Small-subunit ribosomal RNA, central domain from a metagenome, 351 nucleotides, folded computationally.
Context: one part of a larger RNA
RNA sequence: UUGGGCGUAAAGGGCGCGCAGGCGGUUUUGUAAGCCUGGUGUUAAAGGCUCUGGCUCAACCAGAGUUGAGCGCUGGGAACUGCAAGACUUGAGUCCUGGAGGGGGAGCUGGAAUUCCAGGUGUAGGGGUGAAAUCUGUAGAUAUCUGGAAGAACACCGGUGGCGAAGGCGAGCUCCUGGCCAUGGACUGACGCUGAGGCGCGAAAGCGUGGGGAGCGAACAGGAUUAGAUACCCUGGUAGUCCACGCUGUAAACGAUGUGCACUGGGCGUUGGGGCUAUUUGAGAGUCUCGGUGCCGUAGUUAACGCGUUAAGUGCACCGCCUGGGGAGUAUGCCCGCAAGGGUGAAACUC
Numbered sequence: 001u002u003g004g005g006c007g008u009a010a011a012g013g014g015c016g017c018g019c020a021g022g023c024g025g026u027u028u029u030g031u032a033a034g035c036c037u038g039g040u041g042u043u044a045a046a047g048g049c050u051c052u053g054g055c056u057c058a059a060c061c062a063g064a065g066u067u068g069a070g071c072g073c074u075g076g077g078a079a080c081u082g083c084a085a086g087a088c089u090u091g092a093g094u095c096c097u098g099g100a101g102g103g104g105g106a107g108c109u110g111g112a113a114u115u116c117c118a119g120g121u122g123u124a125g126g127g128g129u130g131a132a133a134u135c136u137g138u139a140g141a142u143a144u145c146u147g148g149a150a151g152a153a154c155a156c157c158g159g160u161g162g163c164g165a166a167g168g169c170g171a172g173c174u175c176c177u178g179g180c181c182a183u184g185g186a187c188u189g190a191c192g193c194u195g196a197g198g199c200g201c202g203a204a205a206g207c208g209u210g211g212g213g214a215g216c217g218a219a220c221a222g223g224a225u226u227a228g229a230u231a232c233c234c235u236g237g238u239a240g241u242c243c244a245c246g247c248u249g250u251a252a253a254c255g256a257u258g259u260g261c262a263c264u265g266g267g268c269g270u271u272g273g274g275g276c277u278a279u280u281u282g283a284g285a286g287u288c289u290c291g292g293u294g295c296c297g298u299a300g301u302u303a304a305c306g307c308g309u310u311a312a313g314u315g316c317a318c319c320g321c322c323u324g325g326g327g328a329g330u331a332u333g334c335c336c337g338c339a340a341g342g343g344u345g346a347a348a349c350u351c
Base pairs, nucleotide, nucleotide: 004322005321006320007305008304012319014201015200016199017198021194022193023192025088026087027086028085029084030083031082033081034080035077036076037075038074039073040072041071042070048066049065050064051063052062053061054060091191092188093187094186095185096184097182098181099180103177104176105175106174107173108172109171110154114150115149116148117147118146119145120144121143125136126135162169163168206247207246208245209244210243211242215241216240220236221235222234223233258318259317260316261315262314263313266296267295268294269293270292271291272290273289274288275287276286277285300307301306324351325350326349333344334343335342336341
């Protein structure tokens, strides 16, 4: 609960696609469902309102007049909404011409580093720390050189920079593929916005089957520290981290800010396009413009912090969500999952 809100106080769904629904550009004609209006019927009485009267007043009672919205029937109106038919191009989209990009998928390749293996040189240490020890080394380590193997990640470029709906994406090349931007034309002709359910995508960890396993490293073991040390530090080290396929479906999934459209001073960067100007030739300068991404700030807004054309300003459309703290994201039921668990989601009681 006809109210107020959702950046940080409770509150924006993790993100998209989209059925139903809600909402919907300019214009003409028609219609008359919504809408406006006349007449009429009904809407018992009591009641309400006005006037008058009766109880000494009032409450109360009585009389007269009047009122009501709704519904039905029947006329009228046509601005707006709807409906029907037609037209339009500015919303939306298509094509052509160019452009930028770690957007996605697959395959191939590369170098640095690390560890391991083999061999050479070489000798007593190495490693580690606050200091040590566990550990490793005369069965020849560490160091250094040569050769080989393996897995994982791609230094510099690298940027408040780019791309993606979000999660996210970074060595190089090739193939397949999605989206975006600009310019000027042509075309379609409202084809649009949102979106309960639904469907899909969705970091890390985790699960299943099979592979792989260099480094790192939950668990675990040992060494230290300490009063203790089930830790922080050190030496090891399994799962995992990697790949394929399948599941899980969560997060401080954050801009803690839903999506779309419109409107409302500026200044300074940066990124991708396009135009103009005068010089020039320098990958240059100035200026305008479209699309992104940042900083500062006007009006306004805000409890304040702050936000401020990338709004948290001013409006419209649609969706999601909130309603004191704890109990509790618990119990229960249902749905999903192999499980872990996830989704939905109370109450008693208590302050």